[in-house]
RNA sequence: GACCGACAAAGGCAAACCAGUCGAAAGACAGGGGCGCAACGCUAAAGGGUCUAAAGCUCUUUUUAGAGCCAUGACAGCCUGGCUACCGAA
Numbered sequence: 001g002a003c004c005g006a007c008a009a010a011g012g013c014a015a016a017c018c019a020g021u022c023g024a025a026a027g028a029c030a031g032g033g034g035c036g037c038a039a040c041g042c043u044a045a046a047g048g049g050u051c052u053a054a055a056g057c058u059c060u061u062u063u064u065a066g067a068g069c070c071a072u073g074a075c076a077g078c079c080u081g082g083c084u085a086c087c088g089a090a
Stems, first nucleotide, its partner, number of pairs: 004088002012037002017032002020029003035077001041083003046080003049075003056069005
């Protein structure tokens, strides 16, 4: 240094939920909270997957309506990859 991840040490992040704001929604932001996480740091312009369906298109006829399709929207705490990083037992 790399691999690896301890009943080690110092710390870090923050699920569900609550209330506030933004958004059509998925969801995001900040506050409380703490399920968990050795990358649960960054990357959605690395690849896949999942979620939503505003606008648009098609169909119907319940027409200020209903149904279907569809990301340019979202998720990194879905997986793989890339980059960076604290500590140092086996």

c-di-GMP-I riboswitch aptamer from a Syntrophomonadaceae bacterium, 90 nucleotides, folded computationally. It matches the Rfam family "c-di-GMP-I riboswitch aptamer". For this family Rfam cites "Identification of 22 candidate structured RNAs in bacteria using the CMfinder comparative genomics pipeline" (Weinberg et al., Nucleic Acids Res, 2007). Taxonomically the source falls in Syntrophomonadaceae (Bacteria, Bacillati, Clostridia, Eubacteriales).